Context: one part of a larger RNA
RNA sequence: GAUUGAACGCUGGCGGCAUGCCUUACACAUGCAAGUCGAACGGCAGCACGGGAGCAAUCCUGGUGGCGAGUGGCGAACGGGUGAGUAAUACAUCGGAACGUGCCCAGUUGUGGGGGAUAGCCCGGCGAAAGCCGGAUUAAUACCGCAUACGACCUACGGGUGAAAGCGGGGGAUCGCAAGACCUCGCGCUAUUGGAGCGGCCGAUGUCGGAUCAGCUUGUUGGUGGGGUAAAAGCUUACCAAGGCUACGAUCCGUAGCUGGUCUGAGAGGACGACCAGCCACACUGGGACUGAGACACGGCCCAGACUCCUACGGGAGGCAGCAGUGGGGAAUUUUGGACAAUGGGCGCAAGCCUGAUCCAGUAAUGCCGCGUGAGUGAAGAAGGCCUUCGGGUUGUAAAGCUCUUUUGUCAGGGAAGAAACGGCGCCGGCUAAUAUCCGGCGCUAAUGACGGUACCUGAAGAAUAAGCACCGGCUAACUACGUGCCAGCAGCCGCGGUAAUACGUAGGGUGCAAGCGUUAAUC
Repeated sequence: GAUUGAACGCUGGCGGCAUGCCUUACACAUGCAAGUCGAACGGCAGCACGGGAGCAAUCCUGGUGGCGAGUGGCGAACGGGUGAGUAAUACAUCGGAACGUGCCCAGUUGUGGGGGAUAGCCCGGCGAAAGCCGGAUUAAUACCGCAUACGACCUACGGGUGAAAGCGGGGGAUCGCAAGACCUCGCGCUAUUGGAGCGGCCGAUGUCGGAUCAGCUUGUUGGUGGGGUAAAAGCUUACCAAGGCUACGAUCCGUAGCUGGUCUGAGAGGACGACCAGCCACACUGGGACUGAGACACGGCCCAGACUCCUACGGGAGGCAGCAGUGGGGAAUUUUGGACAAUGGGCGCAAGCCUGAUCCAGUAAUGCCGCGUGAGUGAAGAAGGCCUUCGGGUUGUAAAGCUCUUUUGUCAGGGAAGAAACGGCGCCGGCUAAUAUCCGGCGCUAAUGACGGUACCUGAAGAAUAAGCACCGGCUAACUACGUGCCAGCAGCCGCGGUAAUACGUAGGGUGCAAGCGUUAAUC
């Protein structure tokens, strides 16, 4: 000099854009943060409508909109947080072969016929609660067989094994009392091939300090048989062999998430890894598996432990390193806000619902950038202050005065972009028996904004609403007076202060930065 997720002191007008627990991976009150689908299902607690009964109060009725709880599907493995652990099961780069893959895309095959249950509801019981038990009854895209098998898998090459589910819209002829059959469209389901993206695995090279750590290792190193995985492999097990690593630093100890990058520097290098992005690890502590395409799972389960809470003492409940917020720790770090309008995600045919992701607002000069605190004129060089050799000098064109301007602020009026998709109408094309439905394209068009009456624009009055901080001995830009008298004090280094201190304190003046300035801490 540059820099910072900074803090402290004094001061503080506005705006834009960023950033904000670096310390206790300490403990957490409260609310919210993952739901959705009635076009899978039986139903109907509550609401609204319709219908019926009744003079009325009211009662009955799943008939309709819809829907609590329940079965079922998908999601909950994403998104969000933190950096404890980890020095290599990680990360970065470059390679590799023995793998998996829900949703998505493209192709091919099928979607036939049956069965038994079980939640819910009802009845009964136990318990303080959390919750649980028994009986009866019921549905499905829940569950299980049978048939079939283009692919697929196994094979001794003869053969063998294994699947599915329906739901919704529309309709001309024919059948049917009707439901519907039938046809068709859409969404699904089954088997399989390929792809995309994603993920698992292996190798090489690189990745902090200590030798006052020199030897380490027994599933250890390799082989065979068995097991196991989606998959290679001591991954695991039995047996056999005795190997494997190491001064090119094994092992041990300490420290640490890694990278893109950030800061500094002419560069080489050094230091760092906040925010943003990629990867990894973790979710009260330790262990374990279940479900699933995917987890050994932050807001799932089980066990153990510590802690907290409820209890009728028998027993139960919990996990903010999600967003806010509280206590504590600390020099120190924000609101228990608004909205799903946009972007994105989950579910759904859709309408839509959910979304503390996200977008916004609030807060803090924490940082960067921009603007303002007025402009011109004005010498009687006013008054006052300070100094003085008492002549004057300086503050100083500074002020006042005169003439202007109105950024910002105040008031008044207008007022966005961010929002065009989805939807509706028309036309064309495709599927089709079809001018239904559905799908695709084009044109026209309604609705939808948290921020926010915000940004911005126009107008009005009025210099009105806005300057401090540090320093002035040398380094280092900037000097005098008074007070003090080795005292009080200053100080980054040298050093000042013991009676004329440009070095302490105050004042006048000056210098430097400026909504900041200085100090401290830290890095180059």